RNA sequence: CCGUGCUAGGCGGGGAGGUAGCGGUGCCCUGCACCCGCAAUCCGCUCUAGCGGGGCUGAAUCCCCCCCCGAGGGGUGUUCGCUCCGGUCGCUCCGCCGCUUGGGGCGUCGAUGGCUCGGGUCCCGCGCGGUGUCGGCUUGUGAACCAGGUCAGGUCCGGAAGGAAGCAGCCUUAAGCGAUCCCCGGCAGGCGCAGCGGGAGCUCCCGAUCCGGAGCCGCGGGUGGCGACCGGCGGGCGGGGUAGAGCUUCGACGGGGGGUGCACGG
Numbered sequence: 001c002c003g004u005g006c007u008a009g010g011c012g013g014g015g016a017g018g019u020a021g022c023g024g025u026g027c028c029c030u031g032c033a034c035c036c037g038c039a040a041u042c043c044g045c046u047c048u049a050g051c052g053g054g055g056c057u058g059a060a061u062c063c064c065c066c067c068c069c070g071a072g073g074g075g076u077g078u079u080c081g082c083u084c085c086g087g088u089c090g091c092u093c094c095g096c097c098g099c100u101u102g103g104g105g106c107g108u109c110g111a112u113g114g115c116u117c118g119g120g121u122c123c124c125g126c127g128c129g130g131u132g133u134c135g136g137c138u139u140g141u142g143a144a145c146c147a148g149g150u151c152a153g154g155u156c157c158g159g160a161a162g163g164a165a166g167c168a169g170c171c172u173u174a175a176g177c178g179a180u181c182c183c184c185g186g187c188a189g190g191c192g193c194a195g196c197g198g199g200a201g202c203u204c205c206c207g208a209u210c211c212g213g214a215g216c217c218g219c220g221g222g223u224g225g226c227g228a229c230c231g232g233c234g235g236g237c238g239g240g241g242u243a244g245a246g247c248u249u250c251g252a253c254g255g256g257g258g259g260u261g262c263a264c265g266g
Base pairs, nucleotide, nucleotide: 001266002265003264004263005262006261009057010056011055012030013029014028015027020046021045022044023043024042034054035053036052037051038050063259064258065257066256067255068254072250073249074248075247076246079245080244081242082241083240084239085238086237088235089234090233091232092231094227095226096225097224098223099222100221101220102219104217105216106215113211114210116208117207118206119205120204122199123198124197125196126195127193128192129191131188132187133186134185135184136183138179139178140177141176147172148171149170150169155164156163157162
């Protein structure tokens, strides 16, 4: 080194969960891997392995160890993210007030202010208009008979002349059902009035007369204070959630390296 027969070993592994712990059944991943029985109010074990029975392979592609890769799972979460809530601060937005400043307008043909008067604002009544609603007016339709008129035909009375009731048809109309809002009337109101009258005269507004004699009013910028907490932006703080990134842990499949017999014969 070759051949034959054996033996150890192998014929799937891993994660989470569960358990005192381990393995299995059940879930998930990997990916193809002997068969039967058992198992979650579990099954079998007690130190590295499911237990019982059977089968195949067998010292290497296959068994054992180490390294790499890394499907997938777990942990953390005050490391960075995302998100929700609370509270706070700053800026902005909004309102008011003060100071300052710029540029306008009004004002000795009289400003701010004050007295008086008138009007409005407030209350009551009326009027006018408008709106809505109801009724009338107008109009359409509208009665088998129990409404009216005219009543063919037919019926009845009569010797006749003539008379009576009266269906259909036609015309008309009542109640009812609509239409029209031109006109008339009634009622109502969170309607309007530069229509009238009366009252109240507190505030405010407008106007007029008089007093008095120099201020008054918008707009913009800067700055300070207060309020409002509505909206926007940003920074801390506290609490909750998520698990994206990060860190950590286990790790299938795959790749690489190394290791492991016995007997006999040649």
RNAcentral holds the sequence, with entries from ENA. This is a predicted structure of a 266-nucleotide RNA (Bacterial large signal recognition particle RNA) from a Solirubrobacteraceae bacterium. Its mean pLDDT, the model's own confidence on a scale to 100, is 76. Taxonomically the source falls in Solirubrobacteraceae (Bacteria, Bacillati, Actinomycetota, Solirubrobacterales). The gene name in the source record is ffs. Rfam family: Bacterial large signal recognition particle RNA. Its family is annotated with signal recognition particle, plasma membrane targeting and SRP-dependent cotranslational protein targeting to membrane, signal sequence recognition in the Gene Ontology. Clan: SRP clan.